This is a predicted structure of an 87-nucleotide RNA (c-di-GMP-I-GGC riboswitch aptamer) from a Chloroflexota bacterium.
The source organism's lineage runs through Bacteria, Bacillati and Chloroflexota.
The model forms 95% of the base pairs in the Rfam consensus.
């Protein structure tokens, strides 16, 4: 160093439900464990969801486009790390 055990020691915690922010998406916190060897961190690349602002159209009512919104527990990518069997 790859790697990853029926290994220790220890971490994180989904969905529901409860509180708050927020235009939603969705964070935060509580509860509470589906699963997680980086489910520590960073939106750089692609995906995915929003869909206020803002642009078109419309008398309007809507309606379409659209991140600068949001997801690290979609995937690559960068960054840092805890153990230590077999090989």
């Nucleotide at each position: 160093u790859c790697c990853g055990a029926u290994a220790a020691a220890g971490g994180c915690a989904a969905a529901c439900c409860c509180g708050c922010c927020g235009a939603a998406a969705g964070g935060c916190g509580g509860c509470g464990a589906c699963g997680c060897a980086a489910a520590g961190c960073c939106a750089c690349g692609g995906g995915u969801c929003u869909g206020a602002a803002g642009c078109u159209u419309g008398u309007a009512a809507a309606a379409g486009c659209a991140a600068u919104g949001a997801u690290a527990g979609c995937c690559g990518g960068g960054c840092c790390g805890c153990c230590g069997a077999a090989g």